[in-house]
RNA sequence: AGGGCUGUGAUGAAAUGGUAUCAUGGCGGUCUCCAAAACCGCUCUUUCAGGUUCGAAUCCUGACAGCCCUG
Numbered sequence: 001a002g003g004g005c006u007g008u009g010a011u012g013a014a015a016u017g018g019u020a021u022c023a024u025g026g027c028g029g030u031c032u033c034c035a036a037a038a039c040c041g042c043u044c045u046u047u048c049a050g051g052u053u054c055g056a057a058u059c060c061u062g063a064c065a066g067c068c069c070u071g
Stems, first nucleotide, its partner, number of pairs: 001070007010024004018054001025043006047063005
């Protein structure tokens, strides 16, 4: 320099173009003599900027970051 793949809470992952969901974690509660476990509730997310569309995590373009390949 060229090409490819990936980017979603604190973490790991889901999501036919139609309310972003689950688990772990964190916080609060129930239970217990105390704690753990269990159960209930709450909390926290689409890398960025445009475009298409009634509607975008999803499709298109560019950028950024990480990883891989070629030279």